[in-house]
Predicted 3D model of a 94-nucleotide RNA (THF (Tetrahydrofolate) riboswitch aptamer) from a bovine gut metagenome. RNAcentral holds the sequence, with entries from MGnify. The coordinates come from a structure-prediction model, not an experiment, and the mean pLDDT is 75.
RNA sequence: CGAAGUAGGAUGUUGCGCGUUAAGUGCCGCAGGAUGGGAAGUUGUCUGCGGACGAAGGGCCUUUCGGCCCGCGGUGCCUCAUCCGCAUCCGUUG
Numbered sequence: 001c002g003a004a005g006u007a008g009g010a011u012g013u014u015g016c017g018c019g020u021u022a023a024g025u026g027c028c029g030c031a032g033g034a035u036g037g038g039a040a041g042u043u044g045u046c047u048g049c050g051g052a053c054g055a056a057g058g059g060c061c062u063u064u065c066g067g068c069c070c071g072c073g074g075u076g077c078c079u080c081a082u083c084c085g086c087a088u089c090c091g092u093u094g
Stems, first nucleotide, its partner, number of pairs: 001094003008084005015077003018073003027051007037090003041086001057070005
């Protein structure tokens, strides 16, 4: 002097679900948690609570319960691929 590595993010993809009787997603506020190997912390993120806003259903079968199919949701988790991924000090590595 250079490099790697976190939480996680984006896009595509695989499978299984959830909702469509409106949860979830997105937005705002408050509190808390985890977060490169170490220190301390930020961004981001997750959880809980509260608030505002807000939606796409249809078909077939069934005596009923209910089942199946096609959709829809900035829907959840998962598989894989590509890309992105913390200023500072120490450490690792060339």
Rfam family: THF (Tetrahydrofolate) riboswitch aptamer. On this family, see Ames et al., Chem Biol 2010: "A eubacterial riboswitch class that senses the coenzyme tetrahydrofolate". Rfam's curators write: Tetrahydrofolate (THF) riboswitch was first reported for Ames et al. as an RNA motif in 5' untranslated (5'-UTR)regions of folate transport and biosynthesis genes in Firmicutes genomes.